[in-house]
Large-subunit ribosomal RNA, domain II from Candidatus Colwellbacteria bacterium RIFCSPLOWO2_02_FULL_44_20b, 691 nucleotides, folded computationally. The RNAcentral record of the full RNA draws on SILVA.
Context: one part of a larger RNA
RNA sequence: GCCAACGACUUUAUGUAGACGGCAAGGUUAAGCCAGUAUAACUGGUGGAGCCGUAGGGAAACCGAGUGUGAAAGCGCGUAAGUCGUCUGCGUAAGACCCGAAACCAGAUGAGCUUGCCAUGGCCAGGAUGAACUUGGACGAAAGUCUAAGGGAGGUCCGAACCGGUUGGUUGUUCAAAACCUUCGGAUGAGCUGUGGUAAGGAGUGAAAAGCUAAUCGAAUCUGGUAAUAGCUGGUUCUCUCCGAAAUAGUUUUCGGACUAGCCUUACAGAAAGCGUACGGAGGUAGAGCGCUGGGUGAUCUGUACAGGGCGAAAGCCCGACAGAUCAAUCAAACUUCGAAUGCCGUACGAAAAUCCUGUAGGAGUCAGACUGUGGGGGCUAAGCUCCAUGGUCAAGAGGGAAAGAGCCCGGAUCGUCGUCUAAGGUCCCUAAAUCUUCGCUAAGUGUAAAAGGUAGUUCUGCACCACAGACAGAUAGGAGGUUGGCUUAGAGGUAGCCAUCCUUUAAAGAUUGUGUAACAACUCACUAUUCAAUGGUGCGGGGCGCCGAAAAUGUACCGGGGCUAAGCGAAGUACCGAAGACACGAAUAUUUUUGAGCUUCGGCUCAAAAACAUGGUAGGAGAGCAUUUUGCAUGCAGUGAAGCUGGACCCGCGAGGGCUGGUGGAGCGUGCAGAAGAGAAAAUGUUGGC
Numbered sequence: 001g002c003c004a005a006c007g008a009c010u011u012u013a014u015g016u017a018g019a020c021g022g023c024a025a026g027g028u029u030a031a032g033c034c035a036g037u038a039u040a041a042c043u044g045g046u047g048g049a050g051c052c053g054u055a056g057g058g059a060a061a062c063c064g065a066g067u068g069u070g071a072a073a074g075c076g077c078g079u080a081a082g083u084c085g086u087c088u089g090c091g092u093a094a095g096a097c098c099c100g101a102a103a104c105c106a107g108a109u110g111a112g113c114u115u116g117c118c119a120u121g122g123c124c125a126g127g128a129u130g131a132a133c134u135u136g137g138a139c140g141a142a143a144g145u146c147u148a149a150g151g152g153a154g155g156u157c158c159g160a161a162c163c164g165g166u167u168g169g170u171u172g173u174u175c176a177a178a179a180c181c182u183u184c185g186g187a188u189g190a191g192c193u194g195u196g197g198u199a200a201g202g203a204g205u206g207a208a209a210a211g212c213u214a215a216u217c218g219a220a221u222c223u224g225g226u227a228a229u230a231g232c233u234g235g236u237u238c239u240c241u242c243c244g245a246a247a248u249a250g251u252u253u254u255c256g257g258a259c260u261a262g263c264c265u266u267a268c269a270g271a272a273a274g275c276g277u278a279c280g281g282a283g284g285u286a287g288a289g290c291g292c293u294g295g296g297u298g299a300u301c302u303g304u305a306c307a308g309g310g311c312g313a314a315a316g317c318c319c320g321a322c323a324g325a326u327c328a329a330u331c332a333a334a335c336u337u338c339g340a341a342u343g344c345c346g347u348a349c350g351a352a353a354a355u356c357c358u359g360u361a362g363g364a365g366u367c368a369g370a371c372u373g374u375g376g377g378g379g380c381u382a383a384g385c386u387c388c389a390u391g392g393u394c395a396a397g398a399g400g401g402a403a404a405g406a407g408c409c410c411g412g413a414u415c416g417u418c419g420u421c422u423a424a425g426g427u428c429c430c431u432a433a434a435u436c437u438u439c440g441c442u443a444a445g446u447g448u449a450a451a452a453g454g455u456a457g458u459u460c461u462g463c464a465c466c467a468c469a470g471a472c473a474g475a476u477a478g479g480a481g482g483u484u485g486g487c488u489u490a491g492a493g494g495u496a497g498c499c500a501u502c503c504u505u506u507a508a509a510g511a512u513u514g515u516g517u518a519a520c521a522a523c524u525c526a527c528u529a530u531u532c533a534a535u536g537g538u539g540c541g542g543g544g545c546g547c548c549g550a551a552a553a554u555g556u557a558c559c560g561g562g563g564c565u566a567a568g569c570g571a572a573g574u575a576c577c578g579a580a581g582a583c584a585c586g587a588a589u590a591u592u593u594u595u596g597a598g599c600u601u602c603g604g605c606u607c608a609a610a611a612a613c614a615u616g617g618u619a620g621g622a623g624a625g626c627a628u629u630u631u632g633c634a635u636g637c638a639g640u641g642a643a644g645c646u647g648g649a650c651c652c653g654c655g656a657g658g659g660c661u662g663g664u665g666g667a668g669c670g671u672g673c674a675g676a677a678g679a680g681a682a683a684a685u686g687u688u689g690g691c
Stems, first nucleotide, its partner, number of pairs: 001691006011094013026052003032046006056063002066077004097235002100232001104225006115199009124189001126158003129154001133150007162186003168181003201217001203213003238625006248261005262366002264363007275350007287338001288336002293332003297328008308319004369394010399410003414587004419583003425577003428562003434574001436573006447564001453548003457545010474531005480504003485499003510525001514523002588615002591612009626680001628677010644664005650659003
């Protein structure tokens, strides 16, 4: 992991609501006792104790269908049947749906592991170093010194046994729940070790690490209290039908829990509120505005105070500051002379199985919400951010589209059909449907990724100016004289720099637009003529589509791919495809209405048919059923083959399931109506067994 079996809302008491049943102004027995037997549990009697009800109100006296309060009116509580039993839902007390702690307490068992201690034994190859001390010799008056030999000290040195466990590696379903290899520390000592003894659970022992106390230690182990408790996690077993939420508010040692309300459901009762249109209202938002309040810009004027800045010898002048006024142009969630759309309230009308709402009673679940559109707060007009409001979707919603996709777009799945029409979105191929029609645009593979900014890309358009008296571009020719203007300068001659920038001849020609020279020269431009020749040229704007700006990490990799010059973009049109949508045909079920039949306690119930309409669904509410075991009554099957197992393309039921039948099997098993439950398995790191 798989398979099989087992595995979770129970039981008792009590309260409450409903259904059904008995009796009813009453209802009912409890323990006990008697009898009977299927002999330990029932059945039938008996037992009226007790309980509930039949009258309430008041603190009470007390009064009484009333009573309390009050001067009274009034107001509060009362005045219309209960009680016992069975079942079901829910509450309460209990282990209370099941499994699950870490812990707490009590009593025991442990020092054969390990820690300390006590008693009594054992062990430490070999080598090195060479303390005290002693003796000989020398010296010395002596104390003593030197030297040689002896000697053999030490938590001394090197290093086996022994004890330890430093480094690296191996192993890591192991040789091993701590080992093996290598290397390393101690090795006469606070050494190692055998045996016996001793100290224990809030206690021991500890050269102290909260170490160790039997593979267990920040409180051992075993048993009991014990089914501790768990606002937490997981799990909770057959079917079909009807309805169907919430993720909000208030309070909370409260925020992943709870209570009340909100929203769901069931029963009964009430009600015509709901929706759309028209009309009538209240309002101060969006917008707008500056008359108010407040801000703020420019100009002008007046005033104030100077300790501001500039100039000046000073007087003072100019700028600036502050306050006010006027003009102009403005800003505001906490400004308003104004002021919508929606929304809200009311009235009338309309539509269809219309929706919506209220009360009482039973049962809930929900209190982590998510994204998206719109209006806002916080933040950076950041966030797949956060907090409100108001819609939608998801949650609890399948289907089609967006390549893929909870929250986007379309659209709400009762079931069937190799029928039809559409939505969003699409129609070259992958891939269902137009290589459809018409007119434009784009040349960038733009489309198929992005800004400021840039752009003689292209297209449409506006304005102004020039132009056959010839524009623009090109070509040819000219582009002069006073003059080398003056100054400056080594020089300065149009062309380093400064000043001035005139006059003349002209078709035209600057005291010169650049290149150039040391300075000139030379070239060139403006300007002019000629030539050529046009619906043309120049400048400034606006719109459309493009271009640049544009660098990323596994592989093209920002059209889903192929690929496309349309199969791209804009405008218009006609077809078609396209969903579980709509329609068509058939079927089922719920509800409402109508009709018919049967029953009736006259309330209604059951069955059949028709029409209309409905039938997505988590938490959750309600209803109807299937199957299993067993009991009672009735009735059946079975060696001519029960149960069980197994095959079937067959039949019935929406389904859970039930029949029929072949094989196997070899002894019991059904059906109908009732009763009672150890009553349904895929999940719980479920339990046990098998593989």